[in-house]
RNA sequence: AAGAAGGCAUCGAGAGAGAAGUCGAUCACGGCUCACCGAAGGGUAAAAAGAUCUCAGGUAAAAGUAUCGUUGCUGGACA
Numbered sequence: 001a002a003g004a005a006g007g008c009a010u011c012g013a014g015a016g017a018g019a020a021g022u023c024g025a026u027c028a029c030g031g032c033u034c035a036c037c038g039a040a041g042g043g044u045a046a047a048a049a050g051a052u053c054u055c056a057g058g059u060a061a062a063a064g065u066a067u068c069g070u071u072g073c074u075g076g077a078c079a
Base pairs, nucleotide, nucleotide: 006074007073008072009071011069012068013067018034020033021032022031023030024029035059036058037057041055042053043052044051
């Protein structure tokens, strides 16, 4: 059960921190150097986390993001 939790996807909302300096280039982009953020992921902690670390990621816009809501599919009993 006129379908719970969970999983996947669409749509909407979604923070933080230098449009840093320098070099190659007109910007974007890439290399190097310093400063920062913590809400993809990952590590640490007796378990876990919105704690903590910052490897990765990010610091104009765009994109992405944990999380929340809607809808659809799945799932099949919890909330």
This is a predicted structure of a 79-nucleotide RNA (Glycine riboswitch aptamer). The model forms 89% of the base pairs in the Rfam consensus. It was read from a public genome assembly, where an Rfam model found it.